The RNA shown here (transfer RNA) has 72 nucleotides and comes from Parcubacteria group bacterium CG08_land_8_20_14_0_20_43_9. Lineage of the source: Bacteria > Bacteria candidate phyla. RNAcentral holds the sequence, with entries from ENA. Its Rfam family is "tRNA". The coordinates come from a structure-prediction model, not an experiment, and the mean pLDDT is 84.
RNA sequence: GGGCAUGUAGCUCAGCGGUAGAGCGCUUGACUUAUAAUCAAGUGGCCCCAGGUUCGAACCCUGGCAUGCCCA
Numbered sequence: 001g002g003g004c005a006u007g008u009a010g011c012u013c014a015g016c017g018g019u020a021g022a023g024c025g026c027u028u029g030a031c032u033u034a035u036a037a038u039c040a041a042g043u044g045g046c047c048c049c050a051g052g053u054u055c056g057a058a059c060c061c062u063g064g065c066a067u068g069c070c071c072a
Stems, first nucleotide, its partner, number of pairs: 001071007010024004018055001025043006048064005
């Protein structure tokens, strides 16, 4: 320098163009002498950035940025 993949909650990841979800975590309560476990409720992201297409974009297109891999 070229190519490919990935980027969504604190973490690991889902998510057919139609108001963004799960598990774990965290908080509170129940239970317990207490802790853990369990149960219940709650908590949390305008989806890496900027444009474009569209009635409507996390999703499609373009250009960047970051990380990983491959080629030279």